[in-house]
RNA sequence: AAUCGAAACGGCAAACCUAUUGAAAAGUAGGGACGCAAAACUAUGGACCUACGGAAGAAAAUUCUAUGGUCGCCAAGUUACCGAAG
Repeated sequence: AAUCGAAACGGCAAACCUAUUGAAAAGUAGGGACGCAAAACUAUGGACCUACGGAAGAAAAUUCUAUGGUCGCCAAGUUACCGAAG
């Protein structure tokens, strides 16, 4: 020093529960910890989730559709604490 990840100090917080927003996915706040060395930030590419609205359908069913989401799915970009071993 970081392409590496032992330890310490600190940090984050899955499922689930409560409240709340939302059509939903999901978000936010509190509780709670499965985990996390970028589980910090950005939906840029892929992937996945949802389908109020829109499209197909005579209609019902059903199917399609992101402009809505997920960065704790993978990349990419940006920033960052500590410093054993190698």

Notes: c-di-GMP-I-GGC riboswitch aptamer from Paenibacillus agricola, 86 nucleotides, folded computationally.